[in-house]
This is a predicted structure of a 74-nucleotide RNA (transfer RNA) from Clostridiales bacterium DTU083. It matches the Rfam family "tRNA". Its family is annotated with triplet codon-amino acid adaptor activity in the Gene Ontology. The source organism's lineage runs through Bacteria, Bacillati, Bacillota, Clostridia and Eubacteriales.

RNA sequence: CGGGGUGUAGCGCAGUUUGGCAGCGCGUUUCGUUCGGGACGAAAAGGUCGCAGGUUCAAAUCCUGUCACCCCGA
Numbered sequence: 001c002g003g004g005g006u007g008u009a010g011c012g013c014a015g016u017u018u019g020g021c022a023g024c025g026c027g028u029u030u031c032g033u034u035c036g037g038g039a040c041g042a043a044a045a046g047g048u049c050g051c052a053g054g055u056u057c058a059a060a061u062c063c064u065g066u067c068a069c070c071c072c073g074a
Base pairs, nucleotide, nucleotide: 001073002072003071004070005069006068007067010026011025012024013023020057028044029043030042031041032040050066051065052064053063054062
C1' cells in the first nucleotide's frame, strides 16, 4: 500500500436477508420472600447503533468517506 472481517446498553451478542417502536442473556438498582444472606419472583434504570455526510416520508440496515482492532497478500 491492496483485499476481507468486526464495531449495537457496564459485559457477551441478536437484529442488516425484506429499510418501518432498538432487543435478548448476564450484570446493576429497587421491591417481595428470609432473623439476615444466598437462591427465587416482580419491576425499573441504562443506547449519538465507531465517527461524518448522502439517499428516503422513514436508516443500526442502502450509498460515500473516515477511525480503531483482527486476518490475508505485497